Bacterial RNase P class A from a Planctomycetota bacterium, 370 nucleotides, folded computationally.
The organism belongs to Planctomycetota, within Bacteria.
The prediction has a mean pLDDT of 76.
Of the family's consensus pairs, 94% are formed in the model.
It is recorded under the gene name rnpB.
Rfam family: Bacterial RNase P class A. Rfam links the family to the GO terms dimeric ribonuclease P complex, tRNA processing and ribonuclease P activity. By type it is a ribozyme.
Formats: sequence, C1' cells, structure tokens
RNA sequence: GGGGCGGAUCGGACGGCUGCCGGGGCGCUCCCUCCGGGGGGCGUCCGGGAGGAAAGUCCGGCCUUCGCAGGGCAGGAUGGUGGGUAACGCCCACCGGGGGCAACCCCAGGGAAAGUGCCACAGAGAACAGACCGCCGAUGGCCCGGCUUGCCGGGAUCAGGCAAGGGUGAAACGGUGCGGUAAGAGCGCACCGCGCUCCCGGCGACGGGAGCGGCACGGCAAACCCCAUCCGAAGCAAGCCCGCAUAGGGACCGAGGCGUGGCCCGCGCCGCUACCAGGUCCGGGUAGGGUGCUAAAGCCCGCGGGCAACCGCGGCGCGUAGACAGAUAGCCGUCCUCGACAGAAGCCGGCUUACAGACCCGCCCCGCCG
Repeated sequence: GGGGCGGAUCGGACGGCUGCCGGGGCGCUCCCUCCGGGGGGCGUCCGGGAGGAAAGUCCGGCCUUCGCAGGGCAGGAUGGUGGGUAACGCCCACCGGGGGCAACCCCAGGGAAAGUGCCACAGAGAACAGACCGCCGAUGGCCCGGCUUGCCGGGAUCAGGCAAGGGUGAAACGGUGCGGUAAGAGCGCACCGCGCUCCCGGCGACGGGAGCGGCACGGCAAACCCCAUCCGAAGCAAGCCCGCAUAGGGACCGAGGCGUGGCCCGCGCCGCUACCAGGUCCGGGUAGGGUGCUAAAGCCCGCGGGCAACCGCGGCGCGUAGACAGAUAGCCGUCCUCGACAGAAGCCGGCUUACAGACCCGCCCCGCCG
C1' cells in the first nucleotide's frame, strides 16, 4: 500500500419565532366538603417531549381476568454437551460435522439393528437387489485338429460361473493395496471405515488406545412415528374503582275493584291471582371520570468472582413522552460531508427484517521498503 474478518458508537449541527401533548410553580376565580381537604377555569413563568430499529408481532417473561386439589389425553414447541438468565426457540463456552491459506464463518446437530412408509428420471438392478456391455468358461457337453484311441491342443459355441472394469443415478449392498483364482469374490491378509468389549482422559458432549468380529447394519424423521424436556386459556379495547343519563331487570307498598286474562269445565256472579298509575329501595354499569400508565429484571463508573455469557458489592453519577381521535409540527437565519430506514400506544428481555453516510478498536492474508 492492497484485500479481507470480527466488534463498538453516531444517525445533520447551532439559534430565533409561532403552535401541539403532558408536568410543576405562582396569581386570580368558581364548585364540592365529613372542614382534613378535593376538583375545575383563566392568565403567567419554568423545564420535559420517539428509535436503533419505536417496525415484523416471531419467541420468552411481568401484570390482569377466567378456570383451578392434582394428574392425564389431545395439540404445539424445542432437540450435541455444560453453563448464564425471571424466562426463552436468546446469549456464552466447548464438542462433532462442513467451508476458508488465515482471521473467521455456517449447521433443523436425539432415535433409521420399534414399526409403517417413500426413494422421481435414468438404469439390468433402489433394499434381505441385479447382469446391459463385460470377464471367465476351471467343470460337463458341442465343434475343429492331432495321434500312441483315450488322451492332448484349440474355438467362445451350449450349459454354467463371476461382479473386477465400463455404463445409469443424488445414492449401486464397505474403501485402498497385496495375495489368491479359470475369471472373480472379505476368499485370505495389512491399513482405513463400521460394530462389540475393555482401559485411559474429560462434569459432559466427546477424544485417545488395545483386543475381538470378515461386514451383518443404504438414504430420508423440515414423512408418519418413537424418546426426552417445556407449555391451562385469553389478552391493557386485559382488568379494577367511582358513578344521577336513557331503556330494560328485581323486592316491597299500593287508591280503584272499572277493564282484560288465568284458576274455569255452556253462561253469569262471588273468591283468589296476574297485568295497570304512583312511591320507596335494591341492582345493573351505558355516556363520562379515575386507575392500570410508565423509574425499567434500567444505564454509567469503581472493586471483586468467572475463559465468557453473566453475577455480587459499592458510588448514588445519569435518568419523568404517556396520548384516547390520539402531541412531537410549521416558518426563518447561519453552517456542513446536504442527511438513510423509519415514528411510541401496558412494560421488559431477545430474535428477525430495513437503513444514506460518518467514525473508532482489534485481528488475518498478500506485496513493497528498512
């Protein structure tokens, strides 16, 4: 100097004016009161007012209501090991596998000798397989030749043997080599792989070693399934409180006994009863108001523990958006590198996705100079 990997921070700056949301102080004023106080209106002053993702709503928790002794079924989620955490599908460390020269990155990473199922196309054959090309033809025939006449040689011709090599495929029933054979074959042997047993190291996943087994055991579980662990459901428009609207509901009292219905059965009367004005009370909880509501499992610094995630102690250093038709805006001035993705709606921890640009730290590889 070039290329790359990992991590962290910021996300136009400053000023003026006018507004909007919510908070506090002061002044004036109104209402209620159990006399303690509480609530509102107007004016004025002061300070606060989106994000790293506020987003997707994908996980986990707090909180709330319902249900609830406890458990199970169904359903869903997770899936190497050990830690962290309130918890997680998140984070850290490690193991195994894969990629990269490296820094480093990626993995949906339990079980396929419980069972069921699937393996397209191509191919002879796709799971207790198969023979298209091919190799052999030892053995028994056939054909040809020879002769010492029952033997020898040849042919690849029939039966038969084989799976080395070729070919198909994502995958072909262990791999490489040597021996062996008619040709071959774990047929034999060595190494590798695989399985079983034992030993050593490690908390563990796992790693290393020794012996035995001649291979029996293809792949797929983001196919059903099996195993282990976890999960009750719905969600702040959850819910709780105050409540004098209107309608509807309940209890009691109730003049008139006129009317209508029922007991009631031909009709009528009597009796009982229901409905009906009005009153008292209960109850309900709409409009409305309050609460939930924002300070949080918070951030920073120091010390200690831990490889780390993180935890403990201390300093109290920083730190108030909280609406309910829903505020955070508009205009102007100066400057610059001319400004991306995007905006709260109960809160918190994560993940994922979007993002103009600026800046910092650490590491790796290559080249050059000293």